RNA sequence: UGCAAGUCGAGCGCGAAAGUCCCCUUCGGGGGAUGAGUAGAGCGGCGGACGGGUGAGUAACGCGUGAGUGACCUGCCCUUGAGAGGGGGACAACCCAGGGAAACUUGGGCUAAUACCGCAUACAGCCGUGGUUUUUCGGAGCCAUGGUGAAAGGUGGGGAUCCAUUAUGGACCUACCGCUCAAGGAGGGGCCCGCGUCCGAUUAGCUAGUUGGUGGGGUAACGGCCUACCAAGGCGACGAUCGGUAGCCGGCCUGAGAGGGUGAUCGGCCACAAUGGGACUGAGACACGGCCCAUACUCCUACGGGAGGCAGCAGUGGGGAAUAUUGGACAAUGGGGGCAACCCUGAUCCAGCGACGCCGCGUAGGCGAAGAAGCUCUUCGGAGUGUAAAGCCUUGUCACCUGUGACGAAGGCACUUACUGCGAACAGUGGUAGGUGCUUGACGGUAGCAGGAGAGGAAGCCCCGGCUAACUCCGUGCCAGCAGCCGCGGUAACACGGAGGGGGCGAGCGUUAUUCGGAAUUACUGGGCGUAAAGGGUACGUAGGCGGUCUGUUAAGUGUGGAGUGAAAUGCCUCGGCUCAACCGAGGACUUGCUCUGCAUACUGGCAGGCUUGAGUCCGGGAGAGGCUGGUGGAAUUCCUGGUGUAGGGGUGAAAUCCGUAGAUAUCAGGAGGAACACCGUUGGAGAAGUCGGCCAGCUGGACCGGGACUGACGCUGAGGUACGAAAGCGUGGGGAGCAAACAGGAUUAGAUACCCUGGUAGUCCACGCUGUAAACGAUGGUCACUUGGUGUUUGUGGUGUUAAAACCGCAGGUGCCGGAGCUAACGCAUUAAGUGACCCGCCUGGGGAGUACGGUCGCAAGGCUGAAACUCAAAGGAAUUGACGGGGACCCGCACAAGCGGUGGAGCAUGUGGUUUAAUUCGAUGCAACGCGCAGAACCUUACCUGGGCUUGAACUGCACUGGAUGUAACCUGCAGAGAUGCAGGAGACCCUUCGGGGGCUGGUGCAGAGGUGCUGCAUGGCUGUCGUCAGCUCGUGUCGUGAGAUGUUGGGUUAAGUCCCGCAACGAGCGCAACCCUUACCCUUAGUUGCCAUCACUUUUGGUGGGCACUCUAAGGGGACUGCCGGGGACAACCCGGAGGAAGGUGGGGAUGACGUCAAGUCCUCAUGGCCUUUAUGUCCAGGGCUACACACGUGCUACAAUGGGUGGUACAAAGGGAAGCGAAGCCGCGAGGUGGAGCCAAUCCCAAAAAGCCACUCUCAGUUCGGAUUGCAGGCUGCAACUCGCCUGCAUGUAGUUGGAAUCGCUAGUAAUCCUGGAUCAGCACGCCAGGGUGAAUACGUUCCCGGGUCUUGUACACACCGCCCGUCACAUCACGAAAGUCGGCUGCACUUGAAGAGGGUGGGCUAACCCGUAAGGGAGGCAG
Repeated sequence: UGCAAGUCGAGCGCGAAAGUCCCCUUCGGGGGAUGAGUAGAGCGGCGGACGGGUGAGUAACGCGUGAGUGACCUGCCCUUGAGAGGGGGACAACCCAGGGAAACUUGGGCUAAUACCGCAUACAGCCGUGGUUUUUCGGAGCCAUGGUGAAAGGUGGGGAUCCAUUAUGGACCUACCGCUCAAGGAGGGGCCCGCGUCCGAUUAGCUAGUUGGUGGGGUAACGGCCUACCAAGGCGACGAUCGGUAGCCGGCCUGAGAGGGUGAUCGGCCACAAUGGGACUGAGACACGGCCCAUACUCCUACGGGAGGCAGCAGUGGGGAAUAUUGGACAAUGGGGGCAACCCUGAUCCAGCGACGCCGCGUAGGCGAAGAAGCUCUUCGGAGUGUAAAGCCUUGUCACCUGUGACGAAGGCACUUACUGCGAACAGUGGUAGGUGCUUGACGGUAGCAGGAGAGGAAGCCCCGGCUAACUCCGUGCCAGCAGCCGCGGUAACACGGAGGGGGCGAGCGUUAUUCGGAAUUACUGGGCGUAAAGGGUACGUAGGCGGUCUGUUAAGUGUGGAGUGAAAUGCCUCGGCUCAACCGAGGACUUGCUCUGCAUACUGGCAGGCUUGAGUCCGGGAGAGGCUGGUGGAAUUCCUGGUGUAGGGGUGAAAUCCGUAGAUAUCAGGAGGAACACCGUUGGAGAAGUCGGCCAGCUGGACCGGGACUGACGCUGAGGUACGAAAGCGUGGGGAGCAAACAGGAUUAGAUACCCUGGUAGUCCACGCUGUAAACGAUGGUCACUUGGUGUUUGUGGUGUUAAAACCGCAGGUGCCGGAGCUAACGCAUUAAGUGACCCGCCUGGGGAGUACGGUCGCAAGGCUGAAACUCAAAGGAAUUGACGGGGACCCGCACAAGCGGUGGAGCAUGUGGUUUAAUUCGAUGCAACGCGCAGAACCUUACCUGGGCUUGAACUGCACUGGAUGUAACCUGCAGAGAUGCAGGAGACCCUUCGGGGGCUGGUGCAGAGGUGCUGCAUGGCUGUCGUCAGCUCGUGUCGUGAGAUGUUGGGUUAAGUCCCGCAACGAGCGCAACCCUUACCCUUAGUUGCCAUCACUUUUGGUGGGCACUCUAAGGGGACUGCCGGGGACAACCCGGAGGAAGGUGGGGAUGACGUCAAGUCCUCAUGGCCUUUAUGUCCAGGGCUACACACGUGCUACAAUGGGUGGUACAAAGGGAAGCGAAGCCGCGAGGUGGAGCCAAUCCCAAAAAGCCACUCUCAGUUCGGAUUGCAGGCUGCAACUCGCCUGCAUGUAGUUGGAAUCGCUAGUAAUCCUGGAUCAGCACGCCAGGGUGAAUACGUUCCCGGGUCUUGUACACACCGCCCGUCACAUCACGAAAGUCGGCUGCACUUGAAGAGGGUGGGCUAACCCGUAAGGGAGGCAG
């Protein structure tokens, strides 16, 4: 902005215009006809109370369900009966005049009706009276009588008769539509009742028209609905009132069900129509598209005043994550009006938009390779995508084109046939059944059908770590990101992103939100409360719940039939219609409910009457820290007085504060005062619990035992309620010895507002009152019943026994322990249940926030009771298991401590490391378990680093292709340039087979693959190694136990170096470790006898040198020997231990090799190997030089010293084990020496290195920075090597530092060890204070296991499990989030009081106005009405 409620001319009166035609005209116009009795408004009737929308309000008789109305209404419709006579006066429209911008309105005048008003009639109805019948007592029916009480006409048709007659009309008759009254029906409604219907008690009391009655009013109708009076009631723990939320239902979603959630579409009911109020009209409204008022808002305005209500259909704005067209049609269905035609209908039917949902269909089908390409992966062989594609052969849905083309239509109108109703009627009209003609489709040229063409136009989304179906590569590197939960990502990510592949669904797929499910996680079905959340602190008792036994009765519960209802739709079953389905139609079953009714009577309940077993009463007993009150006693502490007495006391881990010469402590005597009651005394007793302990007395409660009698279910539990209720605390008044918060002082300590000490006030005590809580615990509510046992204790009692006891056998009550079934998550409970049942109460529902806040209530206060939320976490928790740990326990071991000896830490130097420096100072190793470590040899090399110079298939390796090799390339030699690598030149210069084409080998070049990397990752790895630790442990099979983790074995008693062995044992065996087997060393034997040896014999140069010998030593091969074998003792008759004998050796003889399961993400990618990554004219490779050797400093490991147990000088003695051919190298000679020369001998039991040194014997030094010590430096040399400058070792001379035994701290060693002294070797050209090995000399000490460190076994606690280097608490700082406070400010609800008060309705009044009726000729009056 448009449309959504109008219609009827067959109720009534009016009544145009444009246009067209004609006439007239003063040319301005006028008149007539037609348009047309049309449009239009008006009077009047019916409808606008239906249909359509929405869910604000409503917790209510609103809704649902079932009843009631004898307390009611009902237009149109249907049936029936009766009637409709005769009059009257107005008002709109219209005309005239006026007001207003408009909306609209005022006055005057005319007029019709199915509008309005009297009168007549009216059985009925209504009112009154009387009678009568019946009744559920409310009422209903019938009879008589008096009063009152209606109406409207219109249309069609019509022959006689009558009237007026102009055609004709009217009276009249008739039909239909209406009208009036009455009765009934159908459908619709009003009202009332039973039952059901959300949350909050941090809402517990609400109520004055409130509850009832009487009279009156009002309504269609009952009723406090309203009013006057009277009474004082009514509702509420079975939840009133108040607050919050919400339309209710059929249904829908979910669920096995019971339930839970929900109330869109469709259907029923209710409520609402801008907000609030109100009535009018009407059958019906307090009325969505009516009226009035108030308010807010919007619009118009001439500012005076007006208009409006989309929660109708579309549409717009706004809000929002988000929700459609300002469409078509009344063709159908339905509705309103109309006789009808017809009109109206955003109801409705259709179309449009949206994959929003459900359903159906397509995007092709067949064949097609051991399998194209591309892409991906790869172990490089291949595999996957994959018959997938291509290709060949088909099909033709959907879409497209061409053509055809519906159902949905029944009706309507006209004519007509037959029968029939009304009628006087062969008019007419209605009904039933037919016929003919004409005619009605928005959807829509739609559905469908036919033809055409062509695989052509048509696939996506999510996911692939587990849950959960589906895996690889790359990228990224706690970044970017993912994530429903657990959790992924820090360089190999199946978890992020991409790709390939795969899985799921498919015109959809994911996400988000929400509901139910899983969740037995609010448990009715169907849970719990000892320790996980959860038993009230205890009792008494109200309401309530539950309740022994027998009989009768009732029939409420209950059971079983019948009747009504439980709308339709939905859901279910069957059948049917669209090609199927979705969808739709029909029938059936269901609707678990409510109401009425018959029957049954076991059980429960009600009523009545009994019973004694539950419960209680009486009698007789004994036990007891049961309670209350009043007395009374002794010990002890403290204080006071006096005596004795003297220097301390007290206190602690140690001290001090403190007390004491003013006389303490100690001790004696006397006195005062308060509190508590030793022994008895106890897993003993009593009590409801809290609690109760000297003795005596008084008062008093309960339980128990014995035996009989009595009452007759009197019982159990117990929401609220009441009482009791430790300690601390509070009030008032006493009391106060000891003890002792606070407080003070002294100690401890980093501090010590603590623990310890010295003091000390409240308080502790009493009386009265309050508080009302505790780990008030058995962390276990009460009562009753049932269910194997054993053993204590206490009280009473029966029996046996005794002189009396004790003791024993029973019964009952109480109180413990152990344990069976059963239960329990386990631990555990177990007749005193946590077992099996019944009844009642209380309580729980993840952790934190929090027993907090607010509110209420109690309290003097402190505080108690009741008791949340926001927010936050992915857990919090129980029981048990295995470890680990403990400033837990028990036992045991180790140079672990202790006892000893010698060192380190101080000095100088060497060496390694850190740090620093540098072009580089390559890299690794980092507590023990890195630091003389990798390195058993950095001047070049090594070498990985740096600087500079070169090379690029490369220094080394493999394959393929091409090509060169007497036409001379490479290796090789020479020369030149260069720092060299390298380059150039020259010289020299090669094989095999052959069919003579060539092939093969070798070598060079080019190219392609590929090499190379001491580049990264030891946290991707193998291997190797370190370490706990040579510690005695670590496991398995079977069995057994446990729900399980797991346990047992492996623990226990002994013993050992040992999980070594013995014994025991639900374990029995076994494995890896231990031990042994192996090597070496110590003794003996056998064999062997050179290079070794020499007792005897001989020779000798005096040397086993030679002959000789093999006895010895020795060598090196094989044996023997030692096994707790023997004896004694101990032990358990064991294992084993102690002692002894013999023996070279004795209890594993000494030493070595040997290292369990595992731990440390221990170490190593730079030994080697290896995944991945990175690099490829370089991070590869070659070369020269430099660096790894730096130097303020710090640390580790060593060497040498500081001296006399020594230094120096001289003399002299004794080893072992090794090495030696590019080697060891003798004698001799030279040199002070390093060394040189020399070259014998030796491939080594032969020769050499090679002197062993300490030692011993002499001499000297005499305590000093020295004759100690040797650093450093100078000079001169030697050796190795291409080369000693950076940067080797050695020698000689000279120099002669520091250092006089080392702070805190710390290391090694238990016997041939420590200490000390030399020797050799590997590496190696050279370089050793290091390393490895060898021998010489050769001690001290160990009481012991308290402590430190490490380890083993058992046990215990645990909030630890990355395992105590753990975990974890609080403050503070910063950031973020949530919730608060805050000057104030703005709302909502509400009590009381007061003021103003619209429209409207009721009542009063009505002085103003007034057609109908009455009186009256009239004027006028009356009745009545209206405005105000």
Annotation
The RNA shown here (small-subunit ribosomal RNA) has 1428 nucleotides and comes from an uncultured bacterium. Model confidence (mean pLDDT): 85 of 100. It matches the Rfam family "Bacterial small subunit ribosomal RNA". The RNAcentral record of the sequence draws on ENA and SILVA.